About this RNA: The prediction has a mean pLDDT of 77. Bacterial RNase P class A from Aliisedimentitalea sp. MJ-SS2, 364 nucleotides, folded computationally. Taxonomically the source falls in Aliisedimentitalea (Bacteria, Pseudomonadota, Alphaproteobacteria, Rhodobacterales). Rfam family: Bacterial RNase P class A. It is annotated as a ribozyme. It is recorded under the gene name rnpB. The RNAcentral record of the sequence draws on ENA.
RNA sequence: GCGGAGGGCCGGAUGGCCGCGUGGGGUUCGCCCUACGAGGAAAGUCCGGACUCCACAAGGCAACGGUGCCGGGUAACGCCCGGCGGGGGCAACCCCAGGGAAAGCGCCACAGAGAACAGUCAGCCCUCGUCCGCGGGGGUCAUGGUGAAACGGUGGGGUAAGAGCCCACCGCCCUGUUGGUAACAACGGGGGCACGGCAAGCCCCACCGGGAGCAAUGCCAAAUAGGGAUCGCAUAUGGGCCUGCCUUGGCCCGGUGAUCCGGGUUGGCAGCUAGAGCCUGCGGGUAAUCGCAGGCCCAGAGGAAUGGUCAUCCAGAGGGGGCAACCCCUUGGACAAAAUCCGGCUUACAGGCCCUCCGCGCGU
Numbered sequence: 001g002c003g004g005a006g007g008g009c010c011g012g013a014u015g016g017c018c019g020c021g022u023g024g025g026g027u028u029c030g031c032c033c034u035a036c037g038a039g040g041a042a043a044g045u046c047c048g049g050a051c052u053c054c055a056c057a058a059g060g061c062a063a064c065g066g067u068g069c070c071g072g073g074u075a076a077c078g079c080c081c082g083g084c085g086g087g088g089g090c091a092a093c094c095c096c097a098g099g100g101a102a103a104g105c106g107c108c109a110c111a112g113a114g115a116a117c118a119g120u121c122a123g124c125c126c127u128c129g130u131c132c133g134c135g136g137g138g139g140u141c142a143u144g145g146u147g148a149a150a151c152g153g154u155g156g157g158g159u160a161a162g163a164g165c166c167c168a169c170c171g172c173c174c175u176g177u178u179g180g181u182a183a184c185a186a187c188g189g190g191g192g193c194a195c196g197g198c199a200a201g202c203c204c205c206a207c208c209g210g211g212a213g214c215a216a217u218g219c220c221a222a223a224u225a226g227g228g229a230u231c232g233c234a235u236a237u238g239g240g241c242c243u244g245c246c247u248u249g250g251c252c253c254g255g256u257g258a259u260c261c262g263g264g265u266u267g268g269c270a271g272c273u274a275g276a277g278c279c280u281g282c283g284g285g286u287a288a289u290c291g292c293a294g295g296c297c298c299a300g301a302g303g304a305a306u307g308g309u310c311a312u313c314c315a316g317a318g319g320g321g322g323c324a325a326c327c328c329c330u331u332g333g334a335c336a337a338a339a340u341c342c343g344g345c346u347u348a349c350a351g352g353c354c355c356u357c358c359g360c361g362c363g364u
Stems, first nucleotide, its partner, number of pairs: 001360010012313007020037007039335001043346002046344005051213004064209005069083005084098001085096004099204002104202002106198003121144002123140007152170006171193001172191008217270004227261007238253005277296008314333001316331006
């Protein structure tokens, strides 16, 4: 210098004018003053919690849903960190739903002879027949062909040709020792090999899981209508019951006024933001993260404010001038925006800055 890998950060600045929201103060009730006022994702609402209400003796089993190598972190997690194993890359580094396929069921497209207790299409070998082209029978999976995958692989011996048939190495299975908290690794002994793949198909195993969500939930509570209780008035008319009918009487309902109660529509208040908080320093730890000390207060609301414009400057882009340093003009800053609050994940993002590392080339 070129190419690449990992991580962190910023994401316009300052000032004037106009405007918006919330809190505080003042007021001549017109308004004035003052403080503060979005994000790294406020987003998707995909996981995990706090909080609240509802349900529920405790425990077990079943069903349903989720998670799935090991260790650690955390309030918790499907998140994060560090390892292990597998795959990719020369490397830095990246990716993996990564338990169980000798419990059972199911599936394995196309191609191919054959796709799972296998199999002979071509080929090879033996044999019989022969019109000498070949045909029948048997052996064989080594070779060819097909496929994502062909019933261990490579080499040698052996054989009619072949074959774990035999041997060496690799793989696999059983087993032991050592190291490691563990996943696992290394080394040794034994066994000719029994066990193809898919569990993101059912399933088996282990672990986890009540439901709903701030429009949760609690409190206050106007007018009108409606509900209930007590008392007063009216008991005139009507209905029902005591009673089969009539009379008398009693009780109840229907009326009106006052007082009270209950419910809680509209509305108001709380929940609501000081918190698993932020910054700095020190310490433990490889790290995630934890502990201690000091400092700070950082939107709280209601369908909901956080904006516009001008000037100068800063990146960036385009054009012109100049040998050059540089000068002039134009343009110009993404994704997106709180709604109870946190921890994550995922997705979007113009442009720019910083740190560490790898490969190649050149110079010293």